[in-house]
Context: one part of a larger RNA
RNA sequence: CUGGGCGUAAAGCGUACGUAGGCGGAUUAGUCAGUCUGAGGUGAAAUCCCAGGGCUCAACCCUGGAACUGCCUUUGAUACUGCCGGUCUUGAGUUCGAGAGAGGUGAGUGGAAUUCCAAGUGUAGAGGUGAAAUUCGUAGAUAUUUGGAGGAACACCAGUGGCGAAGGCGGCUCUCUGGACCAACACUGACGCUGAGGUGCGAAAGCGUGGGGAGCAAACAGGAUUAGAUACCCUGGUAGUCCACGCCGUAAACGAUGAAUGCCAGCUGUUGGGCAGUAUACUGUUCAGUGGCGCAGCUAACGCAUUAAGCAUUCCGCCUGGGGAGUACGGUCGCAAGACUAAAACUC
Numbered sequence: 001c002u003g004g005g006c007g008u009a010a011a012g013c014g015u016a017c018g019u020a021g022g023c024g025g026a027u028u029a030g031u032c033a034g035u036c037u038g039a040g041g042u043g044a045a046a047u048c049c050c051a052g053g054g055c056u057c058a059a060c061c062c063u064g065g066a067a068c069u070g071c072c073u074u075u076g077a078u079a080c081u082g083c084c085g086g087u088c089u090u091g092a093g094u095u096c097g098a099g100a101g102a103g104g105u106g107a108g109u110g111g112a113a114u115u116c117c118a119a120g121u122g123u124a125g126a127g128g129u130g131a132a133a134u135u136c137g138u139a140g141a142u143a144u145u146u147g148g149a150g151g152a153a154c155a156c157c158a159g160u161g162g163c164g165a166a167g168g169c170g171g172c173u174c175u176c177u178g179g180a181c182c183a184a185c186a187c188u189g190a191c192g193c194u195g196a197g198g199u200g201c202g203a204a205a206g207c208g209u210g211g212g213g214a215g216c217a218a219a220c221a222g223g224a225u226u227a228g229a230u231a232c233c234c235u236g237g238u239a240g241u242c243c244a245c246g247c248c249g250u251a252a253a254c255g256a257u258g259a260a261u262g263c264c265a266g267c268u269g270u271u272g273g274g275c276a277g278u279a280u281a282c283u284g285u286u287c288a289g290u291g292g293c294g295c296a297g298c299u300a301a302c303g304c305a306u307u308a309a310g311c312a313u314u315c316c317g318c319c320u321g322g323g324g325a326g327u328a329c330g331g332u333c334g335c336a337a338g339a340c341u342a343a344a345a346c347u348c
Base pairs, nucleotide, nucleotide: 004319005318006317007302008301012316014201015200016199017198021194022193023192025088026087027086028085030083031082033081034080035077036076038074039073040072041071042070049065050064051063052062053061054060091191092188093187094186095184097182103177104176106174107173108172109171110154115149116148117147118146119145120144121143125136126135162169163168206247207246208245209244210243211242215241216240220236221235222234223233258315259314260313261312262311263310266293267292268291269290270289271288272287273286274285275284276283277282297304298303321348322347323346330341331340332339333338
C1' cells in the first nucleotide's frame, strides 16, 4: 500500500465553529476536459514470453514472432462526471404567528438549617462509639426562648421530566441574550454536507493576584482499634471548597457508539406543539423530542433494533500482538504542576 475493522476484543478527537480539500438536488441548452472509439507515429537493443535452430545435453548463443499494458497527434460518440449559461423547489435559509424550557449573563431578594455572639430560664452533665477515650462543661455547658452576625446551599414541587454542541444547568424577581419546536406556505433559489491544519468552549482538582470563610474538609494533631495501623471509627483542624480577574486543558469528558442524508414491521409510556370529531378532560391523526418492549436484518456472543450496532452514500478521526510506554529524546504550550506530539533497544 491492499484488505479488514473501531458499543464490550486494538481502535470515534471531550465538544462545537470553520479554512483548504473531498463530496453534492431536479430539469434544459452548449462545450468535449475526464470517459469511450477508429487511425497514424513512437515505444532503441538486450531482457521476459512463444516457435525454430547451433554448441554431444544443459546453462549459453543465434533467427523470427509476439509483447513492451505507455506517450503524442488526429477522426468520431455524448450517457455519466467536469466547465459555462438558463429554469425549478423537494435540500438549506429568511419572513409572519403562537406556545414550551434548571439554556447563558448581570443585578436584586426570600425562607429553612448549621455555626458564632448577646441576653433570659435552668442544673450536671453533654458529646461521641461496636464499646470507649481524646473533646466541651459549676468561669454554668447540653437543653430551651428571644434578638443579632455571617457564609454557603436551595427541602417539598421533581419526573428513564425539561434545556444546552459538549462540559453542564434547579428558591424567587428583573435586565440583556442564544438556540430548538410547531403552524402559515409569503420570499431567496442549491446558498448544502463533511472538515486536514486553525480557532472558541471545556467537570473536578491545581496555579497566580486580591477578597471572603458558616458548614464540610486533603495535609496535620490527638483519641481509639490492632501484632503493627503512617488506614477504616471518633474529637479537632489548615489549604481548598465561595467571589472577581487571569491561567491550566485534563476525566470511566461514557451511549465506552464521529457528523450528515435517505430507506426499512409494530406495540406501549411520557414531554412540547398542530389538526379533526360541538369539547381545557376523551378519541383519532400529524410533527419534533425522550423511554420501555419487539419483527426483519445485523452481531463472536451479549445484545442493537426508525434515537440501529439494519440497508446504503459522503467526509473526517482512529486501530494493526503483549510488555517496554502514552515512557525517553526532540519540539510546541504552561508561572508551575504538567499537557500535546511521540519512538527504539530489549523481552515474551

Record summary:
Small-subunit ribosomal RNA, central domain from an uncultured prokaryote, 348 nucleotides, folded computationally. The prediction has a mean pLDDT of 88.